[in-house]
RNA sequence: GAGUUUGAUCCUGGCUCAGGAUGAACGCUAGCGGGAGGCUUAACACAUGCAAGUCGAGGGGCAGCAUUAUCUGCUUGCAGAUAGAUGGCGACCGGCGCACGGGUGCGUAACGCGUAUGCGACCUGCCUUAUACAGGAGGAUAGCCCUAAGAAAUUGGGAUUAAUACUCCAUAAUAUGUAACCUUCGCAUGUUGGUUAUAUUAAAGCUUCGGUGGUAUAAGAUGGGCAUGCGUUAGAUUAGCUAGUUGGUAAGGUAACGGCUUACCAAGGCGACGAUCUAUAGGGGGCCUGAGAGGGUGAUCCCCCACACUGGUACUGAGACACGGACCAGACUCCUACGGGAGGCAGCAGUGAGGAAUAUUGGUCAAUGGGCGCAAGCCUGAACCAGCCAUCCCGCGUGCAGGAAGACGGCCCUAUGGGUUGUAAACUGCUUUUAUUUAGGAAGAAACCCUUCUACGUGUAGAAGUCUGACGGUACUAAAUGAAUAAGCACCGGCUAACUCCGUGCCAGCAGCCGCGGUAAUACGGAGGGUGCAAGCGUUAUCCGGAAUCAUUGGGUUUAAAGGGUCCGCAGGCGGUUUAAUAAGUCAGUGGUGAAAUCCUACAGCUUAACUGUAGAACUGCCAUUGAAACUGUUAGACUAGAGUUCGAUUGAAGUAGGCGGAAUGAGUAGUGUAGCGGUGAAAUGCAUAGAUAUUACUCAGAACACCGAUAGCGAAGGCAGCUUACUAAGUCUGGACUGACGCUGAUGGACGAAAGCGUGGGGAGCGAACAGGAUUAGAUACCCUGGUAGGCCACGCCGUAAACGAUGAUUACUCGUUAUUGGCGAUACACUGUCAGUGACUAAGCGAAAGUGAUAAGUAAUCCACCUGGGGAGUACGGUCGCAAGAUUGAAACUCAAAGGAAUUGACGGGGGCCCGCACAAGCGGUGGAGCAUGUGGUUUAAUUCGAUGAUACGCGAGGAACCUUACCAGGGCUUAAAUGCAGAAUGACCGUUCUGGAAACAGAACUUUCUUCGGACAGUUUGCAAGGUGCUGCAUGGCUGUCGUCAGCUCGUGCCGUGAGGUGUUGGGUUAAGUCCCGCAACGAGCGCAACCCCUACCAUUAGUUGCCAGCAUUUCGGAUGGGGACUCUAAUGGAACUGCCGGCGCAAGCCGCGAGGAAGGUGGGGACGACGUCAAGUCAUCACGGCCCUUACGUCCUGGGCCACACACGUGCUACAAUGGUAGAUACAGAGGGCAGCUACCUGGCGACAGGGUGCAAAUCUCGAAAGUCUAUCUCAGUUCGGAUUGGAGUCUGCAACUCGACUCCAUGAAGCUGGAAUCGCUAGUAAUCGCGUAUCAGCCAUGACGCGGUGAAUACGUUCCCGGGCCUUGCACUCAC
Repeated sequence: GAGUUUGAUCCUGGCUCAGGAUGAACGCUAGCGGGAGGCUUAACACAUGCAAGUCGAGGGGCAGCAUUAUCUGCUUGCAGAUAGAUGGCGACCGGCGCACGGGUGCGUAACGCGUAUGCGACCUGCCUUAUACAGGAGGAUAGCCCUAAGAAAUUGGGAUUAAUACUCCAUAAUAUGUAACCUUCGCAUGUUGGUUAUAUUAAAGCUUCGGUGGUAUAAGAUGGGCAUGCGUUAGAUUAGCUAGUUGGUAAGGUAACGGCUUACCAAGGCGACGAUCUAUAGGGGGCCUGAGAGGGUGAUCCCCCACACUGGUACUGAGACACGGACCAGACUCCUACGGGAGGCAGCAGUGAGGAAUAUUGGUCAAUGGGCGCAAGCCUGAACCAGCCAUCCCGCGUGCAGGAAGACGGCCCUAUGGGUUGUAAACUGCUUUUAUUUAGGAAGAAACCCUUCUACGUGUAGAAGUCUGACGGUACUAAAUGAAUAAGCACCGGCUAACUCCGUGCCAGCAGCCGCGGUAAUACGGAGGGUGCAAGCGUUAUCCGGAAUCAUUGGGUUUAAAGGGUCCGCAGGCGGUUUAAUAAGUCAGUGGUGAAAUCCUACAGCUUAACUGUAGAACUGCCAUUGAAACUGUUAGACUAGAGUUCGAUUGAAGUAGGCGGAAUGAGUAGUGUAGCGGUGAAAUGCAUAGAUAUUACUCAGAACACCGAUAGCGAAGGCAGCUUACUAAGUCUGGACUGACGCUGAUGGACGAAAGCGUGGGGAGCGAACAGGAUUAGAUACCCUGGUAGGCCACGCCGUAAACGAUGAUUACUCGUUAUUGGCGAUACACUGUCAGUGACUAAGCGAAAGUGAUAAGUAAUCCACCUGGGGAGUACGGUCGCAAGAUUGAAACUCAAAGGAAUUGACGGGGGCCCGCACAAGCGGUGGAGCAUGUGGUUUAAUUCGAUGAUACGCGAGGAACCUUACCAGGGCUUAAAUGCAGAAUGACCGUUCUGGAAACAGAACUUUCUUCGGACAGUUUGCAAGGUGCUGCAUGGCUGUCGUCAGCUCGUGCCGUGAGGUGUUGGGUUAAGUCCCGCAACGAGCGCAACCCCUACCAUUAGUUGCCAGCAUUUCGGAUGGGGACUCUAAUGGAACUGCCGGCGCAAGCCGCGAGGAAGGUGGGGACGACGUCAAGUCAUCACGGCCCUUACGUCCUGGGCCACACACGUGCUACAAUGGUAGAUACAGAGGGCAGCUACCUGGCGACAGGGUGCAAAUCUCGAAAGUCUAUCUCAGUUCGGAUUGGAGUCUGCAACUCGACUCCAUGAAGCUGGAAUCGCUAGUAAUCGCGUAUCAGCCAUGACGCGGUGAAUACGUUCCCGGGCCUUGCACUCAC
């Protein structure tokens, strides 16, 4: 820096990622070289080999080897014996070394380490320097020899022997001890130098005669020992620890100080600045990371420490309490003759085990270094090299240039073609690092030794020469051949560079976080392509960073995690003005130290780099010293502004104790009085005729104090309220006097601390947990009611917590204003004003994530304390402390999630609020729900009952016509390019049609029949090929169309302004409207889609036009507008007019509203229609159509026959007809509108009871035709299952149609079911509406139409009103909802 909490936003906050690193491991892959590194685990166990010896110039000697000499056997030469005679030398005595080098990190929280000092409290082999010395004597003991025990390891005894082994004597001081004196220095213990006296202690030889070694003392160097200051992990859920403990005296011990040890004496010592205890850990230089400060780490290299199977002990020695020494104990392993012995890889290799994991039983002492030696030399798993491993770092290569038919192949696409792989390949030319072969071939080597020479005096120093290489025939160089020998891994949704196809279908899988996958996955798997790095690439683990996410640099605490309930106060921290001194802090200079390596800079060496070398710088630290004196500190003095004391005034529900009061409530007694009271939403439990409730009088009891009362007052907080008395405390104010920084904060600690609770004893009226009963409820362990115990009250004692809140620690200083109020003062006051101390409201700047806060800060600063560090687990568990108990306090972890959270925003929602609307309720009228039937749906059934719709917004819906067809379903029988269209090719002259046969038909077969032509062809079918077909799936891939909210009044935009932002404003507010309609106001001004209007019908008039319409007047008439004629009227259909709150009155600023107003056909959108904003429901439709993807192809396509879609215990929706008298029946009679009509509507006539049939005329229609019913008049029925109702059934018919069985309508005769107005519930409608009456049309051969869509006739009732139900709009409020109750 990014991702991730949200619908979006800002913040808080965690999680995650990008970077670097590693002694790493794992997966895939692998050409070379250089330089490094390589058991992090079991300080687990170890086979085998090697890792410390050397000196014969210390010694006695001589086992083995070699040489020599002599002798013997003798085959000229071999074998044996003898001789330490020689070179040398096993074992032994002795010297030096073995305390170094090498390994490991168990232990250790320590003077262990680091750093700085001290030793006047010490030691130091080998080395260097200086001085002095080395005389004499003695006794042993290894070995060797003999012998013994034992399996062995080993050991015993006897005899003999040497030394540079051991002992004694002598000599001796600049040694040591003691005593005395003088002297130097030091802060002190002390100490330097000197003198005197006295006492004690040494030695080794060898020799080539040059030397070398020995002894003592002093000094140096080196190495060590001890002591001290400072620094050095975590835990307080470890708070007290300590008897040699702390100190003293004396002695012992040590190289040396010291309780180091012992005896005695004293009672100390350590600890909140963290003792003790527990856990973990070798420390440092350094290394990784980081801008730094820090954080992590302590492999390799260097320094120190500790350890050597585990534990302990000392010996030897200059040095050890000793890795490859000793002893003891233990565990383990091995040998054993069972008696007893041996061993210690945390040396180098190596083995087993453990483990994710870490190498060769290699070469050489050539170099460097070490031990011994005079030296040659010997030893050296130290070291130098090599081997293994991509473990890391660095370098090189796998070719370079040209080459477009942009090849083939792959992949993708909108696919005759294009894109990409891609100049990539092929092909041409060039180069040869590297690999291969051949040849040459280093540096590292200079010493020692030896030889020669030079200088002076044997010896030293120097010069020259000779000799010595594990690595290694390696590095390197040259030549030859030839692109020849050499590329992978991870990733491609965002973070994060890089995209498409296929497969899969919440499966398989991916994933660091968010997350992806449920049929179109750039996220899984594969492919093509791309990106990144590259002999490596990824993953895992760990550390730092990012993380300012423990914040010193550099955070916070009103609401996000976080202020202790309040005050007092020890320690601690901090502290007013001024003078002087000092120099601890502070600052500056200087000196010492801060090992080397590392880091940095420069240069240099390997071809470069890594790596290495040289030099410099640095090592931010510590110590010492010199100086400065502002600030802090310290010391001494002074001051009054902080703080306090006193005098005066004043305030208050401040506290404690006592006394008193009235109202109310309850109870008791007595009276009056009678049937209920009480309680609730409604009731019941309860009380009451044994007299309640109510009411009157008197008495008693306990608790709480109406009004005043407040936005008020007091108190540290908790808290405090009738009146009064006493005692106590506090605040404030004014002005004097006094003290003189006496102050602030405050861990641990102490005191106080609501309510509830606990203990003891009182008290107990009302109230009232628990409990009981009654209700409510699905239940009701609740809310409501009736009772009622503890408690509440008092005294004393505990508890110690609260949303103990201003969710805001205390103190001090400073910083715009307005207003109210309490107390005091100025003045005496009711006015006004100032000031001090409080209590509130609003607000500027500032602050804040915002809300907000804002002199009572959450502003600006200072001091001190407390607290926080993601959510959950959890304020839980364990432990401690407190408590009688309840419990309080302190206070984790495992595990789990990617969030949890704060503030604000937009919506949605609320049995929140306000305003308003709607047949939403109410007021009415008529229905549905009950009956029968029709129709649709569910369910069931079925071979099939095709499919879809299915809350409102499916259910007389798609379907505005299922007997066949339709038809998509089922059964059976057929076809495979078969229906349509087009193209290309071929052959043909037929095809078509008619008839016949089989068949259910489709189909199959047979017969008959047979073109035109301008000769180009047309036409027709056949055949071949190409394109097909699918009512199969997905309406959650889609277009289009539609429903619904809703004809509700809303939905937005530009610019500006406000806000960190999401967003807001505008659109809110005051009015008004049917309306975001209009007006006014306003940080808004405008605009768009909606509203309205413009369009159509209807209501009135005018003009124009009069046929098929009309007929007032005129004429004719068969009396019918029939005819002449007429345009007046009706009407038709075109154009215009008319209505705009325009006028009047009232109200109002206006918009507008009101008025049985006027006028008008119509009055306030006149009535109706079309018209449906942004959007919602993944609403409906892949079966109208279109379309992506998937699926079928002798079938999921297509043809045919029959069946089914009409089934039927049942349930629901929508309707029709009724149940009758406002009616039925019969007769007579009047009036529409809108439509339809030639395969049609049909006048009229005839026949039939009728459906209808037979004739027949008009009309493609303002001409002809289809045509009303309710109504009106008259008659009858008389309340009944009827003269209501018509279902059902029987019979007979009519019509349509190829065909009415499943399964048509209609007619006639007969039959005459249920049903007497319909439970809970529910629907429509506000006027030409409901109700009621009929008519028409589409579809259609006919029709299951009672449906749908239209038309007219007759024609009501009611609306007080908006509390409630439902739906909607606007504003506001709450919210833990936003897939939105």
Predicted 3D model of a 1381-nucleotide RNA (small-subunit ribosomal RNA) from an uncultured bacterium. Its Rfam family is "Bacterial small subunit ribosomal RNA".